[in-house]
């Protein structure tokens, strides 16, 4: 350098069903038609607004099954790029998908802040704890302790 493999409540994806999203948004009917108000922030216009009455979703995010791909599997800060987005138009911020560049993160767990979310599911970061997987050092020498490092590692074969 090239091929190949290991950790384990291991990582991702889309399908299928469910449960939540909610009796919420939108629709229509009555009342109102003046005034306020409501939308990320400003200006211009437009729709709406009700302890009311019928109707009645949806994404995203969850959890199950069995499939796919796979072990920097993969998440995640920051930056550029391009696309969309919340009522229209313009002007700013913001959010999100995809992609390049880059740095952190071994790995899953439980707690505690924080952030996101409709949510007391969940994800995600940061600290802590022990666990566990490898590789190093030193005891020990059946076995297995103690300390320390990262996957840009480690084992295996050529």
């Nucleotide at each position: 350098a090239a091929u190949a493999g290991a950790g384990g409540c291991g990582c991702g994806g889309a399908g299928c069903g469910c449960a939540u999203c909610a009796g919420u948004a939108a629709c229509c009917c009555c009342c109102u038609u003046u005034c306020g108000g409501c939308a990320c922030g400003g200006a211009a216009a437009u729709a709406c607004c009700g302890c009311g009455g019928g109707c009645a979703a949806a994404a995203g995010g969850g959890c199950g099954c069995g499939c796919c791909g796979c072990c920097g599997a993969a998440g995640u800060g920051u930056u550029c790029g391009c696309c969309g987005g919340g009522u229209u138009u313009c002007c700013g911020a913001c959010c999100g998908a995809c992609g390049g560049a880059u740095g952190c993160u071994g790995g899953g767990a439980u707690a505690a802040c924080g952030c996101a979310a409709a949510a007391u599911a969940u994800g995600c970061g940061u600290u802590a704890u022990a666990c566990u997987g490898u590789c190093g050092c030193g005891a020990g020498c059946u076995u297995u302790c103690g300390c320390g490092g990262a996957g840009u590692g480690c084992u295996a074969u050529u």

This is a predicted structure of a 158-nucleotide RNA (Lysine riboswitch aptamer) from uncultured Ruminococcus sp. It matches the Rfam family "Lysine riboswitch aptamer". Its family is annotated with lysine biosynthetic process in the Gene Ontology. The model forms 98% of the base pairs in the Rfam consensus. RNAcentral holds the sequence, with entries from MGnify.